[in-house]
A computed fold for a 252-nucleotide part of an RNA from Stylophora pistillata, annotated as large-subunit ribosomal RNA, domain VI. Model confidence (mean pLDDT): 87 of 100.
Context: one part of a larger RNA
């Protein structure tokens, strides 16, 4: 821009893409078969491999604005406690998130028309013949089915609702996000829990500082499962989402 008034939502599916794998064990059954040795079809069950998708409850990894220990140096006048720098100084742990080495799921069942092949009925050709008319089976291949996208499918579809006007609706703007390069998408904007803060809590770290006591002291111990804490969960308008502007307005 189009889809022939303009919008909001829900859809159909023309069509496109994806998937399509396979081993072993057990039962049937030491059965059929076979002199024996050996040893099934069909059918049923269990469990794997590789591949793919989703997810983070568990296990593990990472976790540079979390907690702790610690070395050197500098600094908060000094002590103490903290801060800075040294690869995040080094080291030990580690939430959310992201992840695989983790978890879950998948290939199916089924239908249609067939290939090689197997048949029924059956003439030409009194027989025979699966074929000439007719009818029936038959494969991981084909078409469906399963999963995803999908009306620019210009054949531009369908349904419901809204508005006949400074309309319905949309956007700018702001607070944000399991969304994201930007855009887009999604949530919210006081008729409000959208983000921050605060409170509680999950979870992490591991017993803060001060003071008392013991010891000459280093240090230990009690107060103390303490103190601190990024992303999680719930609640709470304290802070910020103010005011406003723009587009839209055909025909009858």
């Nucleotide at each position: 821009c189009g889809u022939u008034a303009g919008a909001a939502a829900u859809u159909u599916g023309c069509g496109u893409g994806g998937u399509u794998c396979u081993g072993a064990u057990u039962c049937u059954a030491g059965u059929a078969c076979g002199a024996g040795a050996g040893g099934a079809c069909c059918g049923a069950u269990u469990u794997g491999g590789a591949c793919a998708a989703a997810c983070c409850u568990c296990u593990g990894g990472u976790u540079u604005a979390u907690c702790u220990g610690u070395u050197g140096u500098u600094u908060u006048g000094c002590u103490a406690u903290g801060g800075g720098c040294a690869u995040u100084g080094c080291a030990g742990a580690g939430u959310a998130g992201c992840u695989a080495c983790g978890u879950u799921u998948g290939g199916a069942u089924g239908g249609g028309a067939u290939a090689a092949g197997u048949g029924c009925u059956g003439a030409a050709a009194g027989c025979a013949u699966a074929u000439a008319a007719g009818c029936a089976c038959g494969a991981a291949a084909c078409c469906c089915g399963c999963c995803a996208c999908a009306a620019g499918a210009u054949u531009a579809g369908a349904u419901u609702u809204c508005u006949u006007a400074u309309a319905a609706g949309g956007g700018u703007c702001g607070u944000g996000g399991g969304a994201g390069a930007c855009u887009a998408c999604c949530a919210c904007g006081u008729u409000g829990a959208u983000a921050g803060g605060c409170u509680a809590u999950a979870g992490g770290u591991g017993u803060a500082a001060u003071u008392g006591c013991a010891g000459u002291a280093a240090u230990g111990u009690a107060u103390u499962a303490a103190g601190c804490c990024g992303a999680g969960u719930a609640g709470u308008a304290c802070u910020a989402a103010u005011u406003a502007c723009c587009c839209g307005u055909a025909a009858g």